RNA sequence: GGGCGGUUAGCUCAGCUGGGAGAGCGAUUGCUUGACGUGCAAUAGGUCAGAGGUUCGAUCCCUCUACCGCCUA
Numbered sequence: 001g002g003g004c005g006g007u008u009a010g011c012u013c014a015g016c017u018g019g020g021a022g023a024g025c026g027a028u029u030g031c032u033u034g035a036c037g038u039g040c041a042a043u044a045g046g047u048c049a050g051a052g053g054u055u056c057g058a059u060c061c062c063u064c065u066a067c068c069g070c071c072u073a
Base pairs, nucleotide, nucleotide: 001072002071003070004069005068006067007066010025011024012023013022019056027043028042029041030040031039049065050064051063052062053061
């Protein structure tokens, strides 16, 4: 240089043919306990890597860029 895959909550990851942004763990609060832990309930937390385009509508489709990984020369 060429090809392929990945980038979504603090972490690990879903998101099935374009229409609700989610799970587990973690955090906070409450209940429980003499206290901690466990258990139960609730809450907060996201410019879906960035920009542009298509569309009534984009995490999803197209183009470019950045970063990470693998293969190849």